Model confidence (mean pLDDT): 85 of 100. A computed fold for a 116-nucleotide RNA from a Microscillaceae bacterium, annotated as SAM riboswitch aptamer (S box leader). It matches the Rfam family "SAM riboswitch aptamer (S box leader)". Gene Ontology term of the family: regulation of gene expression. It was read from a public genome assembly, where an Rfam model found it.
């Protein structure tokens, strides 16, 4: 790098360096940022994917606890929308169409674990 599976509306801060941007990609929005962005470092924290330990149930999996280790994360729902399906409301109409909202699914992406 690739593939597979699971999860993604919860949660979590300060300091130093730095000096103009950032929020994955494309587009449209919107928000954060010189009262200091990105990035790097230290400390602190959140969480519970994996390992370890504990404790049940079952047959190799499931529920729970703990938080030592391995990651991860600490603005805003993955910040919102875009593709598909269904429904509702409004408007227009012969038909068609348009706008808004709701629910579900897909795609993409992030993280973990396994395989390669």
């Nucleotide at each position: 790098g690739a593939u597979u599976u699971a999860u993604g509306a919860a949660g979590a801060a300060g300091u130093g360096c730095g000096g103009a941007g950032a929020g994955a990609a494309u587009a449209g929005g919107c928000u954060c940022g010189c009262a200091g962005a990105a990035g790097c470092a230290c400390u602190g924290g959140c969480a519970a994917c994996c390992u370890a330990c504990c404790a049940g149930g079952a047959g190799u999996c499931c529920c729970g606890g703990c938080a030592a280790g391995g990651u991860g994360c600490c603005a805003a729902a993955u910040c919102c929308u875009a593709c598909c399906u269904a429904g509702a409301u409004u408007u227009u109409u012969a038909g068609u169409g348009a706008a808004u909202c709701u629910a579900g699914g897909a795609a993409a992406u992030a993280u973990a674990a396994a395989u390669u």